[in-house]
Context: one part of a larger RNA
């Protein structure tokens, strides 16, 4: 030169107001009002980052604007396991040795031996309250289980069963959850009348009870009996009695444990996991090993090593970025609705 030239772009989104720190505030806290997410923009895991968690203190950086915030800087702090997972087992495969073959081998198909390989498959065992800024089935009260050793007891023990399994219909049982009523108890509104709106809790674990199927006795058909359907039967139907026996089922204790300010009940109606028992299907027929029960009780002791924080995503992963993309599982309330659709609205999270 010059506050001149210029004026795209600031990544799908809703904020306003009043307060308040502060040198400084549209945007950082707080509080109202308003919006926006409902099979996810809620919750709980995996992969993968790797300290990004929490606290203090800043703002030169990074943030598409500014920042008093910050996934930025800078210091300290923080991840506590017999029982959750890894460790253990095999699986599809992979690596090494061997055999054999070559002159020879870091080659090589089958065979034989061996170790690896599942934090979604198999598997011994833990629940409920409490605690921290920041971890918790881990710490703590508090009730509980397991395995293994050693003692005690027993000498019955190795046959058999489980582990173990496809797809799709039905039928019974059944928690959670939901609607509806009624009772209590707290709570808001309300002159009254009544009316909303939230609660009524209680694990593992022990022990009991318990359907269906089998099976055992009884009994003795004559066309009976029976289901949602197929069926069933003098190789013994119905009836009647017994043995066996599921669930995250029910009862009782666990519990004058926790937890709730209090109350700390009932009942119908519908539902799922879970559980049982038929059925159908297929030129598909739906793993294996470890391991377990079988196979006692009791008292004592032992129980190592790694993971554990946080994100998990429209900002902590993969796309060069605080990138309208990509990324696996589980849970899913209320209206109405055939529905996990589309709409609306809780809890919950957001208005960078």
């Nucleotide at each position: 030169c010059a506050g001149u030239a210029g004026c795209a772009g600031c990544g799908a989104g809703a904020g306003u107001c009043g307060g308040g720190u502060g040198u400084g505030a549209a945007c950082c806290c707080c509080g109202a009002c308003g919006a926006c997410c409902u099979g996810a923009c809620g919750a709980g895991c995996a992969a993968g980052g790797g300290u990004u968690c929490c606290u203090c203190g800043g703002c030169a950086c990074u943030g598409u604007c500014a920042c008093u915030c910050a996934g930025c800087c800078g210091a300290g702090g923080g991840u506590u396991a017999g029982u959750c997972g890894a460790u253990c087992c095999u699986a599809a495969g992979u690596c090494c040795g061997g055999c054999c073959g070559u002159a020879a081998g870091u080659c090589g198909a089958a065979c034989c031996g061996g170790a690896c390989a599942a934090a979604c498959g198999g598997g011994g065992a833990a629940c409920u309250g409490g605690u921290u800024a920041a971890u918790a089935u881990u710490c703590c009260a508090g009730u509980a289980c397991u395995a293994c050793c050693a003692c005690c007891a027993u000498c019955a023990a190795a046959a058999g069963c489980c582990g173990a399994c496809g797809c799709c219909g039905u039928a019974g049982g059944a928690a959670a959850c939901g609607u509806c009523g009624a009772a209590c108890c707290g709570g808001g509104c309300u002159u009254u009348c009544g009316c909303c709106c939230g609660g009524u809790c209680g694990a593992a674990c022990c022990g009991g009870a318990g359907a269906a199927c089998a099976c055992c006795g009884u009994g003795g058909a004559g066309g009976c009996c029976g289901u949602c359907a197929c069926g069933g039967c003098a190789c013994g139907a119905a009836g009647c009695g017994g043995u066996c026996g599921a669930a995250u089922u029910c009862c009782g204790g666990g519990a004058u444990a926790g937890c709730g300010c209090a109350a700390g009940u009932c009942g119908a109606c519908g539902g799922u996991a879970c559980u049982u028992a038929g059925g159908g299907c297929c030129c598909g027929u739906g793993a294996a090993a470890a391991g377990g029960c079988g196979a006692g009780u009791g008292u004592g002791g032992u129980a190592c090593u790694c993971g554990u924080a946080c994100c998990g995503a429209g900002a902590u992963c993969c796309g060069a970025c605080a990138c309208a993309g990509g990324u696996g599982c589980u849970c899913u309330g209320g209206c109405a609705g055939c529905g996990c659709a589309a709409g609306c609205c809780a809890a919950g999270g957001u208005c960078u």

The part of an RNA shown here (large-subunit ribosomal RNA, domain III) has 352 nucleotides and comes from Halobium palmae. RNAcentral holds the full RNA, with entries from ENA. Lineage of the source: Archaea > Halobacteria > Halobacteriales > Haloferacaceae > Halobium. Its Rfam family is "Archaeal large subunit ribosomal RNA". Its family is annotated with structural constituent of ribosome and ribosome in the Gene Ontology.